[in-house]
RNA sequence: GCCCCUGUAGUGUAAUUGGAUAACACGUCAGCCUCCGAAGUUGAAGAUUGGCUGUUCGAAUCAGCCCAGGGGCA
Numbered sequence: 001g002c003c004c005c006u007g008u009a010g011u012g013u014a015a016u017u018g019g020a021u022a023a024c025a026c027g028u029c030a031g032c033c034u035c036c037g038a039a040g041u042u043g044a045a046g047a048u049u050g051g052c053u054g055u056u057c058g059a060a061u062c063a064g065c066c067c068a069g070g071g072g073c074a
């Protein structure tokens, strides 16, 4: 330098090859429980789906450029 893959809450993963209110587990916070914790249980918060632009009635999903990580070739 060229090619390929990945990038979604704090962490790990989903999302039926475009139909939408982005879900689950752990974690965090609060209540209940307990002498206090843990466990259990109930509830809550938390994501501009790496960034920008575009296509579309509609984008996590498609396209272009860029950023980060990984791999292959030279």
Base pairs, nucleotide, nucleotide: 001073002072003071004070005069006068007067010026011025012024013023019057028044029043030042031041032040050066051065052064053063054062